Context: one part of a larger RNA
Molecule: small-subunit ribosomal RNA, 3' major domain
Organism: uncultured bacterium
């Protein structure tokens, strides 16, 4: 100089405490492990691997197994040579397909030619040969990319100065902040890279602009609806400004940074949320996204089907979902209120059929205009009467719809029937400080259809608590000890 201490001093942080929901018991879902398998593709492994790489595994994807088949190859370039019975298009056999193999059909440019034809060139096809191909290996050969400490407040450099000298000092003290933020003090003075700030989107207000949005005051119409004539006033879209800057006032403080209380104000001291991750560490992950160095492989470790498996199952952990009920559980053409998106091989409505999935139907709508679309929890009224129940809904019987070439291994809803475990969960653990946690339900991306209960978002209801830092964890600054480097 670090780094380390069951050393010490200050500070932070949903770290603890206060407090409200869980998870850990059960059933399912899902991912991991194990154990099985011809195969159960690889990978990811403390935090920071386990609903992760996957924003869609029935075939495809598929890397993996079987089994069928091909060697210049699915694919790329270039050399040489080749021929019209070419390449393509149909259509036949044969097969599980891939392929093979028959037959029919049968092209373009450019010169010549009246034309039939000829010639000759590029594309394509065949042979041969250079090469292709390899999700095969090493993330300890790398890039790019990402995770993590951590949005923690730190990482450094230039002259100068002090030290034989690694090096220090500035960055330290003192106050203050989220913050190495800023004042002060000072052998240090400046600067870079982070914090802030500039950007985005939310609170509020003004201007412009009014359809497809919107209705207040005129008018017309209905059973009703901005429905229509019209309006631009209010919502509202969306574009340009305002706007908050400790600025003002009182008080503490070193005549300071600040801080504390007020005031006006929609909003107050970073207003909320978001992008945005410093020098580094983790020989962190990634050769299966790409890209790449070296090794490996070339009748295979490439390529092309078919059909299996990736969904196996005594188990055992992670993450959800759902419940164990009365602050509930059913019922009712019972009454309401939302944002955010999405939509042509698309969303699909009224009307009709079906208890229902759904069919039929075809109107509108490249969509502030038409459709997805019923918002649910709430509210009304009734019924239940504490029970394994009218809770709870696993499982399985039959019986259908929908998507696909196909739903047997392996889909997804719908009816009926059937009605397992569970009566709030040992040690332990998780998460949150406000419109947040809790609950409630809508969208979207992958997508034919789904095993979405996942992830992203989007709103509706809407709490409780803590002004404490002894403790556990985890960071940050000064300091101390050290037989470590």
């Nucleotide at each position: 100089u670090g780094a380390c201490g069951g050393g010490g001093g200050c500070u932070c942080a949903c770290a603890c405490a206060a407090g409200c929901g869980g998870u850990g018991g059960a059933g399912c879902a899902u991912g991991u492990g194990g154990c099985u398998u011809a195969a159960u593709u690889c990978g990811a492994a403390g935090c920071a691997a386990c609903g992760c790489g996957c924003a869609g595994a029935a075939c495809c994807u598929u890397a993996c197994c079987c089994g069928g088949g091909u060697u210049u190859g699915a694919c790329a370039u270039g050399u040489a040579c080749g021929g019209a019975u070419u390449a393509g298009u149909u259509g036949g056999a044969u097969g599980a397909a891939a392929g093979u193999u028959c037959a029919a059909u049968g092209a373009c440019g450019c010169u010549c030619g009246c034309a039939a034809g000829a010639g000759u060139g590029g594309a394509a096809c065949g042979u041969a040969c250079a090469c292709a191909g390899g999700u095969g290996c090493u993330g300890c050969a790398u890039g790019g990319c990402u995770g993590u400490c951590g949005u923690c407040a730190g990482c450094u450099c230039g002259u100068g100065c002090u030290g034989u000298g690694a090096a220090g000092u500035g960055u330290c003290g003192c106050g203050u902040u989220a913050a190495g933020u800023c004042g002060c003090u000072u052998a240090a003075c400046g600067a870079g890279c982070g914090a802030a700030a500039c950007c985005c989107c939310u609170a509020u207000c003004u201007u412009c602009a009014g359809u497809u949005g919107c209705c207040a005051a005129c008018a017309g119409g209905u059973c009703a609806u901005g429905c229509u004539g019209g309006g631009g006033a209010c919502u509202c879209u969306g574009a340009a400004g305002a706007g908050a800057c400790u600025g003002c006032c009182g008080g503490u403080g070193u005549c300071a940074a600040a801080c504390c209380g007020g005031a006006g104000g929609a909003a107050g001291g970073u207003g909320g949320g978001g992008a945005u991750g410093a020098c580094g560490u983790c020989a962190a992950g990634u050769c299966c996204u790409c890209a790449u160095g070296g090794c490996c492989u070339u009748u295979a470790u490439g390529c092309c089907c078919g059909g299996g498996g990736u969904u196996g199952c005594a188990c055992a952990c992670g993450u959800g979902c759902u419940a164990c009920a009365a602050u509930g559980g059913c019922g009712u053409g019972g009454u309401a209120c939302u944002g955010a998106g999405c939509g042509a091989a698309g969303c699909u409505a009224a009307g009709c059929c079906g208890c229902a999935a759904g069919g039929u139907a075809g109107a509108g709508c490249a969509a502030a205009u038409c459709g997805c679309a019923g918002a649910a929890a709430a509210c009304a009224c009734g019924c239940c009467c504490c029970a394994g129940u009218u809770c709870a809904g696993a499982u399985c019987g039959c019986g259908g719809u929908c998507u696909g070439c196909a739903a047997c291994c392996c889909g997804a809803c719908c009816g009926c029937g059937u009605g397992a475990a569970g009566c709030c969960g040992g040690a332990a653990u998780c998460g949150c400080u406000a419109g947040u946690a809790a609950u409630c339900g809508c969208g979207g991306a992958u997508c034919a259809g789904c095993u979405a209960c996942g992830c992203c978002g989007c709103g509706g209801u809407g709490a409780a608590u803590a002004u404490g830092u002894u403790c556990c964890u985890g960071a940050g600054c000064c300091u101390u000890g050290u037989a470590c480097a």